Predicted 3D model of a 373-nucleotide RNA (Bacterial RNase P class A) from a Candidatus Cloacimonadota bacterium. Its Rfam family is "Bacterial RNase P class A". Rfam links the family to the GO terms dimeric ribonuclease P complex, ribonuclease P activity and tRNA processing. Its mean pLDDT, the model's own confidence on a scale to 100, is 78. Lineage of the source: Bacteria > Pseudomonadati > Candidatus Cloacimonadota. It was read from a public genome assembly, where an Rfam model found it.

[in-house]
């Protein structure tokens, strides 16, 4: 210098002047009050506020109960309020490497599935082939034909029932043996553990798929801030039909169990405003300590939106601002001038994550290749 990788961080404006919006507090005018108008001070979107995909807080329903069904998670250890998240590791895979990826329990409980090609696709299989020792027929014999034996050979395929060599045989085959690979058992060593290293035994050789059913282990009650509570307003305290103490409704599927008097449908009407919940919290910043880390503990400081059809905006000047674009010059190293803040997006009960979108922002470290000193 080129190419690649990892981690962290900021995210787009600042300042001045002018106009405007929401909230809190103070002060003040009006009002019986609820409120409302003026003024001042302070505060006023995000790293994702998003998707609503996980996990929780909170609220109501039995104090949240049992079984079945159903759903989710699924290597180990740790963190956490919890998680499908995070950290540290193990194993497998990708890459020369830095590094990255993994729904990573079970296929030897059972059931199922596999296009095309191929003889055969899972209790293997005779298309090409080998043999025909034994038995049968023929023949004087060699031999020929058959019953039959075979998984060694060729070929197909993503995959053909361990591999190589030797023995063995009529021909063959873990049929037997040696070595290698795998699996399982036992033992030794290391590690909290997943697991790793080694010794030894057993011919044990078992195909793939569980993001197919299923099996195993663990976890899970439901609804959600339109939760829920209160005030005000309204009313037809109208009509019709049905269920219910032989237990309705409710505890969102079923059964049990609990509760205990209302409930459902149709027709015709009314109301549809406000207050609380509501933002001080698993909070933020700095420092110290424990820990490899995630994280935890302690001290000090800070207060940081709360709207309800939904506030957080706009104008001018100037700076950030050239390394970008354009123009001119050039000794091809650069020099001068002009222009431009441009991304994704926007709270709606709150919090922890994940995922997705995104800047003509920045910093640090690592790897590979090349050139020069």
């Nucleotide at each position: 210098c080129u190419g690649a990788g990892u981690g962290c961080u900021c995210g787009a404006g600042g300042u001045g002047c002018c106009c405007g919006c929401g909230g809190u507090u103070c002060c003040u005018g009006c009002g019986a009050g609820a409120g409302u108008g003026a003024g001042a001070a302070c505060c006023g979107a995000g790293g994702a506020a998003a998707g609503u995909c996980c996990g929780g807080a909170c609220u109501c329903c039995a104090u949240a109960g049992a079984g079945c069904a159903g759903a989710a998670a699924g290597c180990u250890g740790g963190g956490u309020a919890a998680c499908a998240c995070c950290c540290a590791g193990g194993u497998g895979g990708a890459g020369c490497a830095a590094u990255c990826c993994a729904a990573c329990g079970g296929a030897a409980a059972g059931u199922g599935c596999a296009a095309c090609a191929g003889a055969g696709a899972g209790u293997a299989g005779a298309c090409u082939g080998c043999c025909g020792a034994u038995c049968c027929g023929g023949g004087a014999a060699a031999c020929c034909g058959g019953a039959g034996g075979c998984g060694a050979u060729g070929g197909u395929g993503a995959a053909a029932c361990g591999g190589u060599g030797g023995g063995g045989u009529a021909a063959g085959a873990g049929c037997c043996c040696a070595c290698c690979a795998g699996u399982g058992g036992u033992c030794c060593g290391g590690g909290c553990g997943a697991c790793c290293g080694g010794a030894u035994c057993a011919g044990c050789u078992u195909g793939g798929u569980a993001a197919a059913c299923c099996c195993c282990u663990u976890u899970c009650g439901g609804a959600g801030c339109a939760a829920g509570a209160c005030c005000a307003a309204a009313u037809a305290g109208g009509g019709g039909g049905g269920a219910g103490a032989u237990g309705a409704c409710g505890c969102g599927g079923c059964u049990c169990g609990c509760c205990g008097a209302u409930c459902c449908c149709c027709c015709g009407g009314g109301u549809a405003g406000g207050u609380c919940g509501c933002u001080a919290g698993a909070g933020c910043g700095c420092c110290g300590g424990a820990g490899u880390a995630a994280u935890c503990c302690g001290g000090c400081g800070c207060c940081c939106a709360g709207a309800u059809a939904g506030a957080u905006g706009g104008g001018c000047a100037u700076c950030c601002c050239a390394u970008g674009a354009c123009c001119g010059g050039u000794u091809c190293g650069c020099c001068g001038g002009u222009c431009u803040a441009g991304a994704c997006a926007g709270a709606a009960u709150c919090c922890g994550g994940c995922u997705u979108a995104u800047g003509a922002g920045g910093c640090a470290c690592u790897c590979a290749g090349g050139a020069c000193c």